[in-house]
RNA sequence: GCCGAUGUAGCUCAACGGUAGAGCACAGCUUUCGUAAAGCUGGGGUUGUGGGUUCGAUUCCCACCAUCGGCU
Numbered sequence: 001g002c003c004g005a006u007g008u009a010g011c012u013c014a015a016c017g018g019u020a021g022a023g024c025a026c027a028g029c030u031u032u033c034g035u036a037a038a039g040c041u042g043g044g045g046u047u048g049u050g051g052g053u054u055c056g057a058u059u060c061c062c063a064c065c066a067u068c069g070g071c072u
Base pairs, nucleotide, nucleotide: 001071002070003069004068005067006066007065010024011023012022013021018055026042027041028040029039030038048064049063050062051061052060
């Protein structure tokens, strides 16, 4: 230099154009003499950045950034 993959909650990951979810973690409550475990409830997201297409974009297109892999 060229090619490809990935980027979404604190972490690991879903969501094939129509209100962004789960598990773990965190906070509260129940239970217990107390702790752990268990159960219930809750908070937490400018979906890497900037544009484009569309009535509507996490999703489709372009550029860039970061990480990883391959080729030279």
Transfer RNA from a Sedimentisphaerales bacterium, 72 nucleotides, folded computationally.
The coordinates come from a structure-prediction model, not an experiment, and the mean pLDDT is 83.
Its Rfam family is "tRNA". It is annotated as a transfer RNA.
Taxonomically the source falls in Sedimentisphaerales (Bacteria, Pseudomonadati, Planctomycetota, Phycisphaerae).